[in-house]
Context: one part of a larger RNA
RNA sequence: GAUGAACGCUGGCGGCGUGCCUAACACAUGCCUUUCGAACGAAGCGUUUACACGGAUUUCCUUCGGGGAUGAAGGGUUUAUGACUGAGUGGCGGACGGGUGAGUAACGCGUGGGCAACCUGCCCCGUACCGGGGGACAACAGCCGGAAACGGCUGCUAAUACCGUAUACGUUUUAAGGACCGCAUGGUCCUUAAAACAAAACUCCGGUGGUACGGGAUGGGCCCGCGUCUGAUUAGCUCGUUGGCGGGGUAACGGCCCACCAAGGCGACGAUCAGUAGCCGGCCUGAGAGGGCGGCCGGCCACAUUGGGACUGAGACACGGCCCAGACUCCUGCGGGAGGCAGCAGUGGGGAAUAUUGCACAAUGGGGGAAACCCUGAUGCAGCGACGCCGCGUGAGCGAGGAAGUACCUCGGUAUGUAAAGCUCUGUCAGCAGGGAAGAAAAUGACAGUACCUGACCAAGAAGCCCCGGCUAACUACGUGCCAGCAGCCGCGGUAAUACGUAGGGGGCAAGCGUUAUCC
Numbered sequence: 001g002a003u004g005a006a007c008g009c010u011g012g013c014g015g016c017g018u019g020c021c022u023a024a025c026a027c028a029u030g031c032c033u034u035u036c037g038a039a040c041g042a043a044g045c046g047u048u049u050a051c052a053c054g055g056a057u058u059u060c061c062u063u064c065g066g067g068g069a070u071g072a073a074g075g076g077u078u079u080a081u082g083a084c085u086g087a088g089u090g091g092c093g094g095a096c097g098g099g100u101g102a103g104u105a106a107c108g109c110g111u112g113g114g115c116a117a118c119c120u121g122c123c124c125c126g127u128a129c130c131g132g133g134g135g136a137c138a139a140c141a142g143c144c145g146g147a148a149a150c151g152g153c154u155g156c157u158a159a160u161a162c163c164g165u166a167u168a169c170g171u172u173u174u175a176a177g178g179a180c181c182g183c184a185u186g187g188u189c190c191u192u193a194a195a196a197c198a199a200a201a202c203u204c205c206g207g208u209g210g211u212a213c214g215g216g217a218u219g220g221g222c223c224c225g226c227g228u229c230u231g232a233u234u235a236g237c238u239c240g241u242u243g244g245c246g247g248g249g250u251a252a253c254g255g256c257c258c259a260c261c262a263a264g265g266c267g268a269c270g271a272u273c274a275g276u277a278g279c280c281g282g283c284c285u286g287a288g289a290g291g292g293c294g295g296c297c298g299g300c301c302a303c304a305u306u307g308g309g310a311c312u313g314a315g316a317c318a319c320g321g322c323c324c325a326g327a328c329u330c331c332u333g334c335g336g337g338a339g340g341c342a343g344c345a346g347u348g349g350g351g352a353a354u355a356u357u358g359c360a361c362a363a364u365g366g367g368g369g370a371a372a373c374c375c376u377g378a379u380g381c382a383g384c385g386a387c388g389c390c391g392c393g394u395g396a397g398c399g400a401g402g403a404a405g406u407a408c409c410u411c412g413g414u415a416u417g418u419a420a421a422g423c424u425c426u427g428u429c430a431g432c433a434g435g436g437a438a439g440a441a442a443a444u445g446a447c448a449g450u451a452c453c454u455g456a457c458c459a460a461g462a463a464g465c466c467c468c469g470g471c472u473a474a475c476u477a478c479g480u481g482c483c484a485g486c487a488g489c490c491g492c493g494g495u496a497a498u499a500c501g502u503a504g505g506g507g508g509c510a511a512g513c514g515u516u517a518u519c520c
Stems, first nucleotide, its partner, number of pairs: 001519003005516005012392006018385002020350001025348003029345003035091002039089002043085002045082003050077002053074001058069004099303003108228008118220002123216007131165001133163002140155006170197012201208002229275003236266003241263004246258003278300004282293004305326005328339004356382001358381003364378001365376004395425004405416004429461001432455004439447001464509005469490003475504005485492002
């Protein structure tokens, strides 16, 4: 000098940051991923059309018994409709965003290259196309099983769900022929033949979609050179091991996997083993070289209770998906089930120690949708903590009869000290009152009656902490008497202690000041 700090004393305001470093310990509760009715069938609800009931009300006639006309409320069937509701089929999204640092000494990361060995949903550009059929399964209804979670059977039904079929600009594969090129394996293009491969509609009529192929963009996958902590009181390690041939598998190369063959491969230029550790941009320090660190922010990686596995998908071996096993917790009718905060809050525990079970989608961004819009603990804000940095204030000028008090004293005085009082001002910040934004493109503001502006009032509401032997800036008195104590080092204290304790005075920093820990 620095810190994600903690502890002691103290504490006025604001801005911007920042806040479980320990138990990757266990978690109550709420929220964190849904959306589309312009893909689809049904149900409910509201409004509405028509019909049959229903008969309130009003009115006419009357022989006063009644008769005729009018036809409200209401529920029923039906037509149409909806920014409606919750399930179901289907599509997209849930692989992003958010968290953590356990593991990892590794092509994990950084940097520079390679892929003639690869993939890429949504988006953009281009070429071609969108013909005609079929059978189901949910929902629903009925029955049945179960305490529940959930499930079984029968029957009906729609689609942009599923399956044949037609066509094929084209793509892929195979076979044959040819041209050009290259850094090896080889690559690109042309011609012929055969085989295989498509599609989906909705509509507010504007569009939005669908299929095949080519190109782009973006995102990823794989390979390589170099760099990347400590220990030799770890010296040998290795059998899919090293290579080959053939195959399987993958988007793709490859012992990635398999059969066979050979016996190789690594290592004092440190293999193997052990310990420690996420890596980087950066941060701290330092004149630099270097040393230390990797919290916030950004990039990459890994993980999601522990271990294993695949499914779906353009993309996962998938934090809020599935299956199995283990530990743990919970429910149970004992047969069986449910769960995973290293998401945001919050709880217990551990600890020297680290916050609210807040507001809003107004902005930015993301997902869905044609849109309206919906969702979004991402994010924007607010709350708490002097945890850090920065800024401001706690007044300014004048004021000697150098007041009182206090301390010291050689008793003359000296110090506190222009300090106070007093006079004249100002009025920051806080408080009170009034106005009141930008952030929002037309509308829409959580923050927020916030920032800011104005006005009135009044010196008022706002100073502590450490030190004073030398290093090191700042000295006296009393108490104590190797006691009590101090201390970073040297060292102080045994009767005049500037070193202990108190007081007066002084020095330093200041809403902080010291101490401890750690790094340079």

Small-subunit ribosomal RNA, 5' domain from an uncultured bacterium, 520 nucleotides, folded computationally. The RNAcentral record of the full RNA draws on ENA and SILVA. Its Rfam family is "Bacterial small subunit ribosomal RNA". Its family is annotated with ribosome and structural constituent of ribosome in the Gene Ontology.